[in-house]
Context: one part of a larger RNA
RNA sequence: UUGGGCGUAAAGCGUCCGCAGGUGGUUUUUCAAGUCUGCUGUUAAAGACUGGAGCUCAACUCCGGAAACGCAGUGGAAACUGAGAAACUAGAGUUCGGUAGGGGUAGCGGGAAUUCCCAGUGUAGCGGUGAAAUGCGUAGAUAUUGGGAAGAACAUCGGUGGCGAAGGCGCGCUACUGGACCGAAACUGACACUCAGGGACGAAAGCUAGGGGAGCGAAAGGGAUUAGAUACCCCUGUAGUCCCAGCUGUAAACGAUGGAAACUAGGUGUGGCUUGUAUCGACCCGAGCCGUGCCGUAGCUAACGCGUUAAGUUUCCCGCCUGGGGAGUACGCACGCAAGUGUGAAACUC
Numbered sequence: 001u002u003g004g005g006c007g008u009a010a011a012g013c014g015u016c017c018g019c020a021g022g023u024g025g026u027u028u029u030u031c032a033a034g035u036c037u038g039c040u041g042u043u044a045a046a047g048a049c050u051g052g053a054g055c056u057c058a059a060c061u062c063c064g065g066a067a068a069c070g071c072a073g074u075g076g077a078a079a080c081u082g083a084g085a086a087a088c089u090a091g092a093g094u095u096c097g098g099u100a101g102g103g104g105u106a107g108c109g110g111g112a113a114u115u116c117c118c119a120g121u122g123u124a125g126c127g128g129u130g131a132a133a134u135g136c137g138u139a140g141a142u143a144u145u146g147g148g149a150a151g152a153a154c155a156u157c158g159g160u161g162g163c164g165a166a167g168g169c170g171c172g173c174u175a176c177u178g179g180a181c182c183g184a185a186a187c188u189g190a191c192a193c194u195c196a197g198g199g200a201c202g203a204a205a206g207c208u209a210g211g212g213g214a215g216c217g218a219a220a221g222g223g224a225u226u227a228g229a230u231a232c233c234c235c236u237g238u239a240g241u242c243c244c245a246g247c248u249g250u251a252a253a254c255g256a257u258g259g260a261a262a263c264u265a266g267g268u269g270u271g272g273c274u275u276g277u278a279u280c281g282a283c284c285c286g287a288g289c290c291g292u293g294c295c296g297u298a299g300c301u302a303a304c305g306c307g308u309u310a311a312g313u314u315u316c317c318c319g320c321c322u323g324g325g326g327a328g329u330a331c332g333c334a335c336g337c338a339a340g341u342g343u344g345a346a347a348c349u350c
Base pairs, nucleotide, nucleotide: 004321005320006319007304008303012318014201015200016199017198021194022193023192025088026087027086028085029084030083031082033081034080035077036076037075038074039073040072041071042070049065050064051063052062053061054060091191092188093187094186095184096183097182098181099180103177104176105175106174107173108172109171110154114150115149116148117147118146119145120144121143125136126135162169163168206247207246208245210243211242215241216240220236221235222234223233258317259316260315261314262313263312266295267294268293269292270291271290272289273288274287275286276285299306300305323350324349325348332343333342334341335340
């Protein structure tokens, strides 16, 4: 190794790009490295196997024989893998014509609401709670009307709807820009898949520097509650939340389900495109492809459940797991301004 697993029991890297490596479509032909096969040599003796023999048998000892894997040499086969040559188009990519979209970046603009400021009206309360109090208010609050300022977020549309590799993305317009899908089948002709190391992106919080600061709000202060209340509730409120430039690199980064390809009943929604019958035309109805949901057959599963978007049946590549605790700790190394992150034990114990 033959011969285990990874949705929830331990286990899928947060996501993508990608060198090496591994794997790789169809046809013809050549070679013969792998592969198969013949022969030769070697594979010491002893031991094991087998046919005999000798100790009265046996153990034991002796004689003969055969076999095996392996290795090397040599001859052959050519289906498969490989290598070379030639070709193909079903994979992949390009081109052309369309389509949808909160995909990304930058700029400009908008209204509702909130808070604050100014002015008017107006008077004794307002606010808050389970009930209160702290708090605000006769120096005129709350309420209401007009004007102004600021910052942040964009109601309805809005939808198990859309887009993006993931994180994520939602007011409108403009510019630049990435990807996808459908149709045509013009071009290239296997250019592909996966990917250790490596690189890029990566919510929130946090850090550095400079701005900004309406609302919310860790910390903090106060009021309540309570036996206590370092909480839940209330009144304030600083960092932060926002912008720009860097850093950090983690999440229940989840579908707790790696990527690619093929095959295997259906039914029913929904988004995008093409098309048929029909129609004046559009809708409706049907068919095809791509996405996104629900139910469900076979099958799978410990069960729950999954079920053409597989957790079914197979192939290829990568990552990961191996009892609980100790411990994602110690030590070392790398990265980081720090916080810390990555890698990652053992003793001991049950």